Context: one part of a larger RNA
């Protein structure tokens, strides 16, 4: 490498943006190094195919044909593909015009219920905690209960199998910026697409700097306990941490364990947004289409499970990636990061 895969048996990048590079709509004119056709010449021979002859046969020897595998030059063809020109738009893709929903995002502001804390009242012996205690708080008056003011975090109900985001994620209200989507109608612009190696950019917890903040939880750690022992499970306490702001870090069972695009293949249903018809005095209901989001299920697929128009069914494109287990996502080197460590990534050995 052929070839054959990648839900769950190795195997889809953690998302995107996008350079090169691959591929690429409908009709025409031209031209051709790609494609195809023909001629020449050349690939030594032997070999290797046929056909045929010679050793009794065969292996083995000869002969005559031909193949091979391109290369070089010349003729011709234009249906694909390239280039060049010049056009289309019902169609791919973008825009403009009216409309719509949504925790998208980024900053500031404000709010209530709960927790804590501090004062001050009312009150008194317990309180909190467990399977049961104990550590712990408590006569300097605790838990309880009430008032007042701090504080930080985090937004019950609505809430949904719901919506929005490329993923990560996103949920209290209000304003300020601002990004993405759908749907209708025409118009517009003329292929501008699709994929996408490099590269850029974003990237949950942890965690790391540096300054700030700390109600509550809460790694570590201390003490109660259980227990043979308990460097745990419970339970009382608690530092980092968790919050902000700025700057790394780049991992994740970052999962739908299912790459992006495009076209094509029965249906039922429930649901999210938008459109038309009906029909109404209007708003439901009903029909019907478009964009999402479930759940059954035909054909088909699939080792089974199960997928099944949101395919894991049928094709086209690009791009990742995988090729017996262990060693091992180690080791060595590279790059990148303070550092923790990421990234790329093996052998010998072994079974």
């Nucleotide at each position: 490498u052929u070839g054959g895969g990648c839900g769950u048996a190795a195997a889809g990048g953690g998302u995107g943006u996008g350079u090169a590079g691959g591929c690429g709509g409908u009709a025409g004119u031209g031209u051709u190094a790609g494609u195809c056709u023909u001629g020449u010449g050349u690939u030594a021979a032997a070999u290797c195919u046929c056909u045929u002859g010679g050793c009794u046969c065969a292996a083995c020897c000869g002969a005559g044909a031909g193949u091979c595998u391109g290369c070089a030059c010349g003729g011709g063809a234009a249906a694909c593909g390239g280039c060049a020109c010049a056009a289309c738009u019902a169609a791919g893709a973008g825009g403009a015009u009216g409309g719509a929903a949504g925790g998208g995002g980024u900053c500031u502001c404000u709010g209530g219920a709960a927790c804590u804390c501090a004062u001050g009242g009312u009150g008194u012996a317990g309180c909190g905690g467990u399977g049961a205690a104990a550590u712990g708080c408590g006569u300097u008056g605790a838990u309880a209960u009430c008032a007042u003011g701090g504080g930080g975090a985090a937004c019950a109900c609505c809430g949904a199998a719901a919506g929005c985001g490329a993923a990560g994620g996103c949920a209290a209200g209000a304003g300020a910026c601002u990004g993405g989507u759908c749907c209708a109608c025409u118009c517009c612009u003329g292929a501008c697409g699709c994929u996408g190696a490099a590269a850029c950019a974003c990237g949950a917890a942890a965690g790391c700097g540096u300054g700030g903040g700390u109600c509550g939880c809460g790694a570590a750690u201390g003490g109660g306990a259980u227990u043979a022992g308990a460097u745990a499970c419970c339970c009382c306490a608690g530092u980092a941490g968790u919050c902000c702001a700025c700057g790394c870090c780049c991992u994740a069972a970052a999962c739908g364990a299912u790459g992006a695009u495009c076209u094509c293949u029965a249906g039922a249903u429930u649901u999210g947004g938008g459109g038309a018809g009906u029909a109404u005095c209007g708003a439901c209901c009903c029909u019907c289409u478009c964009c999402g989001a479930g759940u059954c299920g035909u054909a088909g697929c699939a080792a089974a499970c199960g997928c099944g128009u949101u395919a894991a069914g049928a094709g086209a494109u690009c791009c990742g990636c995988c090729u017996g287990g262990g060693u091992a996502g180690u080791a060595c080197g590279g790059c990148c990061g303070c550092a923790a460590g990421g990234u790329u990534g093996a052998a010998a050995c072994u079974c």